This is a predicted complex of two RNAs, RNase P RNA and transfer RNA, with 446 nucleotides together.
It holds a member of the Rfam family "Bacterial RNase P class A". It is annotated as a ribozyme.
Order: sequence, then C1' cells, then structure tokens
RNA sequence: AGAGGGUCGGGCGGCUGCCGCUCGCGCAAGCGAGGGGAGGAAAGUCCGGGCUCCAUGGAACGACGGUGCCGGGUAAUGCCCGGCGGGGGCGACCCCAGGGAAAGUGCCACAGAAAGCAGGUCGCUCAGGCUUCGGCCCCGCGACAGUGAAAGGGUGGGGUAAGAGCCCACCGCGCUUCCGGCAACGGCGGCGGCACGGCAAACCCCACCGGGAGCAAGACCGAAUAGGGGCGGCACAUGGGCGUGUUCCCGCUCGUCGCCCGGGUUGGUUGCUUGAGGGGCGGAGCGAUCCGCCUCCUAGAGGAAUGGCCGCCCAUCCACCUGCGCUCUUCGAGCUACGGCGGAGGACAGAACCCGGCUUACAGACCCUCU
RNA sequence: GGGCGCAUAGCUCAGUGGUAGAGCACUGUGUUCACACCGCAGGGGUCGCAAGUUCAAUCCUUGCUGCGCCCACCA
Repeated sequence: AGAGGGUCGGGCGGCUGCCGCUCGCGCAAGCGAGGGGAGGAAAGUCCGGGCUCCAUGGAACGACGGUGCCGGGUAAUGCCCGGCGGGGGCGACCCCAGGGAAAGUGCCACAGAAAGCAGGUCGCUCAGGCUUCGGCCCCGCGACAGUGAAAGGGUGGGGUAAGAGCCCACCGCGCUUCCGGCAACGGCGGCGGCACGGCAAACCCCACCGGGAGCAAGACCGAAUAGGGGCGGCACAUGGGCGUGUUCCCGCUCGUCGCCCGGGUUGGUUGCUUGAGGGGCGGAGCGAUCCGCCUCCUAGAGGAAUGGCCGCCCAUCCACCUGCGCUCUUCGAGCUACGGCGGAGGACAGAACCCGGCUUACAGACCCUCU
Repeated sequence: GGGCGCAUAGCUCAGUGGUAGAGCACUGUGUUCACACCGCAGGGGUCGCAAGUUCAAUCCUUGCUGCGCCCACCA
C1' cells in the first nucleotide's frame, strides 16, 4: 500500500419521566417497594420454514410459477460449505442466473456484396475461345481490402498458374481407448483437416421443486343491529351448483352461485413468547455443520413504552500556541505533536406471532490471518 | 403488521428488444379591428435511480427510491 475474516458500535454517576411484571397497603381511585425493558440490521418483505385456518375423494393429463456445474450441510431454501470449469489481479484473493443452440420456432437493427443460407463486391489467375488489341467469355480461387458485435478455425512454412487444411508444425475445436476422481471434471495417447456462428435474464426442451391465505391467521366471551335491498348467470331434475384448471368416475345439495349497496360494534380474554435459543467445555469433520455434558432466562403493550437534563471520562474532529526533529534557495523560510489551551462531540436506525437466510443503510474503534 | 400495483414530454396515456410517439398544453406565424376557433411551422424526454444479461435495454433480471390501493369483527 492492499486482501480476507471476526468483535463492538460509547462508559460511569446523579436528577427526573415512560411501558409491563411481582409483592405490600387501600372499599376504590391510587400509593409505595423490588426487578425487567430494542438491533446487527429490529429495515426491505426478496427467499425458506414453524404455527393457524381454509381447501384437501380417486386416476390421468395439462397449465402456471420457480430453481439450474458437481458433491455435501440443513427443518427447509434461490442460503451455507468444499470442490470443478471460465474470467480478472504481480499477489493475498475476487467475480460468474455456470443445464441444453448437431429437437424445433424466432431474432440478429444500422452498415455491408452477403447475417445463417454459403454467397460472390472490389479483385487474382494457367490453359482455351473471341477480339475493334482496350479487353471480354469460360474454367479455377477465396488469401487481401472494406462493413459489422459477429463473415464458416488462427499463426508460420511448404506448395501452386493463382490460391485454398491442398500438405506440414504449433495452438484451438470435435470424437474417443485407457487412467484418476462418488461426481462435475482432469491427464496421457489415438483419430478427424474442421463440420457444429451468437442469443434460452426470447419462446422452448430436459431435470427437480411448489395446495391457498396469512396473527388484521384463528379460538372464546360480551354488546348492538334490518339475515334488509339491487344486478347478473343457470335452473325446475336426461338439469343446475359445489368439490382449485380439463376429462372421466364418485360424493353432497335443490334453488344455488357471483358481484355490489346497506345495518351494528370499534370492548375483553387468548394465540404471545423457552426457542431448529444463547454461552462454556469436550469430541467428529478440510469446512458448512453435527453429537455429548454443564450452565443462563433475556420486551411481550395499545397505534404501541425503552426518553430528557447535568457532571466526569474515552474514541474522533476543528482552530490556536510551542517546536523534539526534518527539508531547503541558510542573519532566514517551510513542514511536523506523542506537549499545552479552547471548542464540537456520538453513525445507521426503533421490536408488533416466531425463527433461518439474503439484500440494503451504517460515523468510528479494536482484534486475527495473509499478500 | 400483512397483501397488491404503478412510475414514458407540463398533463393524460400508447409503445414491450433495433434511432421514442399521440392528444391536450407551450412558442412563433397566418387570419381578425381585437380575442377565440381554425391553418402552417417548431421546441420540449438521463423513459424514477443504480447494477447485470445482450452486439444493442423504455422493454428482460436484480436491488434501491417515490407514489397509490386493499384488509378487522357481528348478524
């Protein structure tokens, strides 16, 4: 000068408030005492679960949404860990929605002759033919130039009339025996002169996963009111409706279904916080993580509290003074504190059923490892 | 707290991979004694912001920002 990871994110004291809990006094209102009271993200609500209700009859098919190298971890995940491949960096290390483009469809604007179909613009060229001697036709070629994000392998050499994987070497690509690995994949060798452009965060194909809603879920008690009105679909049983899309079977029901307007309440209890929980030690594992033992209890309210003031201290910042020392163009000038004095002074942000992740915001401080 | 949607010109909205449009509004001009209507011409856009996929993004994906809508219980 950087890279990776972790921890904290003001401390102590006094005064005065706010919200629950327990105990005591009190008929009650209330009073007193004790003890407790936000976060690493409580946030965004982006994923995954727990929990609750609804739905869930059977079979087949389909639709929709999501994920996407391999293996492992987990309650589960789109998360985490370890590998593989690709890319970046001198390096520590970082980044990657990283299956399939020889199943199909579609798109590739502008430019360019040509944009996926091999095509032929400017050109090169042996032989032949014609010729008005300028050239033209036929045959062969696809290097060079130009356009573009992309032009059907690249570089070098040989070869040729000119050229071209036509041939050779290296690199790249494809197929493949064997070997290593659970696998992704890697390695040695062989074969093929090279087809098979890109886009799937376009449709799609393949594999796997997924019922819906959410604590304003749900349960109990109490109070009050008009089980009121309108519109629409279907229909009087060989039918209609419901059972998550379709079909079939099956079941329930006979008026039912859907939408809208209206009436009443704005109360209490519960769900409610001990949980995939925190800390320590030991063990297994590269690790995520798992197992065993010990130990701790830590907000559960309603639109909803955890605040304010003062003193001291600490991190940090600003201004001024001095100048150990350093530099220079040396009677001097400039820089510089770990010293002195004064001032400022705590970042992002506030639980609302609960967890595991991800993402985003965050002044500053400390620790470990590495380049 | 939970669920859902939107952002394109001053306003209301189209456009959904290939140089961003319409109507109204605005400006100038013609017409008129003047104004309106009407005719002609014109200006005005970081497509809310940032990153990614792609040759290429208003459009596809992700993250932020802002705005809007819905919800309880009883009969």